Context: one part of a larger RNA
RNA sequence: AUGGGCGUAAAACCUUUAUAGGUGGCUUUUUAUAUCCGUUGUCAAAUCCCAAUGCUCAACCCUGGAUAGGUGGUGGAAACUACCAAGCUGGAGUAUGCUAGAGGCAGAGGGAAUUUCAGUUGGAGUGGUGAAAUGCGUAGAGAUCCGAAAGAACACCAAUAACGAAAGCACUCUGCUGGGCCAACACUGACACUGAGAGAUGAAAGCUAGGGGAGUGAAUGGGAUUAGAUACCCCAGUAGUCCUAGCCAUAAAUGAUGGAUACUAGGAGCUGUGCGUAUCGACCCGUGCAGUGUUGUAGCUAACACGUUAAGUAUCCUUCCUUGGGAGUAGUUUCAUAAUAAUGAAACUC
Numbered sequence: 001a002u003g004g005g006c007g008u009a010a011a012a013c014c015u016u017u018a019u020a021g022g023u024g025g026c027u028u029u030u031u032a033u034a035u036c037c038g039u040u041g042u043c044a045a046a047u048c049c050c051a052a053u054g055c056u057c058a059a060c061c062c063u064g065g066a067u068a069g070g071u072g073g074u075g076g077a078a079a080c081u082a083c084c085a086a087g088c089u090g091g092a093g094u095a096u097g098c099u100a101g102a103g104g105c106a107g108a109g110g111g112a113a114u115u116u117c118a119g120u121u122g123g124a125g126u127g128g129u130g131a132a133a134u135g136c137g138u139a140g141a142g143a144u145c146c147g148a149a150a151g152a153a154c155a156c157c158a159a160u161a162a163c164g165a166a167a168g169c170a171c172u173c174u175g176c177u178g179g180g181c182c183a184a185c186a187c188u189g190a191c192a193c194u195g196a197g198a199g200a201u202g203a204a205a206g207c208u209a210g211g212g213g214a215g216u217g218a219a220u221g222g223g224a225u226u227a228g229a230u231a232c233c234c235c236a237g238u239a240g241u242c243c244u245a246g247c248c249a250u251a252a253a254u255g256a257u258g259g260a261u262a263c264u265a266g267g268a269g270c271u272g273u274g275c276g277u278a279u280c281g282a283c284c285c286g287u288g289c290a291g292u293g294u295u296g297u298a299g300c301u302a303a304c305a306c307g308u309u310a311a312g313u314a315u316c317c318u319u320c321c322u323u324g325g326g327a328g329u330a331g332u333u334u335c336a337u338a339a340u341a342a343u344g345a346a347a348c349u350c
Stems, first nucleotide, its partner, number of pairs: 003322003007304002012318001015200003021194003025088004031082001035077009049065003054060001091191001092188003096183002099180001103177007110154001114150004119145001121143001125136002163168001206247006215241002220236004258317006266295002269292008299306001324349002333342002
């Protein structure tokens, strides 16, 4: 490289936008690029293959002939691909009406709890553990009541629920704002799918600068445990955790399952929104579309399992894999303040 693969064995980029490229709906026309058919030149001889000849046979020699394939010219075909031109509406999009939502950003407000501070009552313990001790406390703790301040997180509702490309998103209200679904069917008329490079977003931890600092808490100190205990348990506690402005670009970033389209049994759910039926009305019942869980047939799978949200049946495009270790290491280059990240071998060994 080919072939075969990528849920769990190696392998789907963390997610998304999109350039080049690849692929692309239906009808009619043109051309003849690709394609197909015929004819012709050429691809030295020898060799190979076929038929016959000559050495007694054979090897060998000699004579004649052919296929396939490549390439050039020429004559044709027009279904498919491509091109030209004109249309179509089913894909895609726009407009209209409605609608659900922790989707995003900013601002304002709220109560419970915790800690601290000030005071009241009160007077000996409290706290913690397997058991203790360190700790706090007669300089009045813990408990109780009242008041004040601060920071962080938002109980119940809450769900196998909703939304978002993913990361993620939940007290309440307001403003701005993105996307989706449904309905009717008005408009555009293939405008589509995927996507190397490239751009953007991207938990936590970490970094820079300035704030903030209640609780918690790497490091660190002390008390225990233990043979030891640089731990697990306890008492403290710095960075961090929070906010603003920038970096970093990684996670078991998981559905360990790339995206798009079409087709292929059902059952009982949930969310959103239509229709029919029904009713005084709300339900109930039936049904369509979109989403989200569960069970399961055919099929598939090494098995587990998957199973209209496929890991089934097919098409298009992309990433990636090719025995274990060495190793995501060395070296190179790029990015970064750094930490690191990205790219990424070989010797050797089994």
A computed fold for a 350-nucleotide part of an RNA from Rubia fruticosa, annotated as small-subunit ribosomal RNA, central domain.